[in-house]
This record gives sequence, C1' cells and structure tokens, in this order.
RNA sequence: GCAGAAAUGGUGUAACGGUAACAUCUCGGUCUCCAAAACCAAGGCUCUGGGUUCAAUUCCUAGUUUCUGCG
Repeated sequence: GCAGAAAUGGUGUAACGGUAACAUCUCGGUCUCCAAAACCAAGGCUCUGGGUUCAAUUCCUAGUUUCUGCG
C1' cells in the first nucleotide's frame, strides 16, 4: 500500500428494515438472629458524520479504532 472482518449498557453477547433483548454489574426491597443463596423491583447501551426509507443496530457512503491475510 491492497483486501477482508469487527465496533451495541461498566462487562460478555443477541436482535427478518417495525417497542433494542438476555446474562452479569450497581442500587433498593423481601427472606434471615446476621450474612450468603434465592426471589422482586429499579438504573444504565447501537463507534462518528452524511444518505436511502413512512421507519435504520440492520441497507448505502465517508471517516476513526481494533483484528486477520497479502505485498
């Protein structure tokens, strides 16, 4: 230099173009003599800019970062 893949709560991962989900985490509660475990409830996310669309995590485009391969 060229090609490919990836980026989603604090962390690990889902999501046919149609309410962003699960686990974990944090905080509160129930239970307990106290705690742990269990259960209940709450909090917190789509890498950035632009485009297509009634509607974009998803499609297109330009960047940024990371990984892999080729030279």

This is a predicted structure of a 71-nucleotide RNA (transfer RNA) from cf. Phormidesmis sp. LEGE 11477. It matches the Rfam family "tRNA". Rfam links the family to the GO term triplet codon-amino acid adaptor activity. The family's RNA type in Rfam is transfer RNA. RNAcentral holds the sequence, with entries from ENA and Rfam. Its mean pLDDT, the model's own confidence on a scale to 100, is 81. Lineage of the source: Bacteria > Bacillati > Cyanophyceae > Leptolyngbyales > Phormidesmis.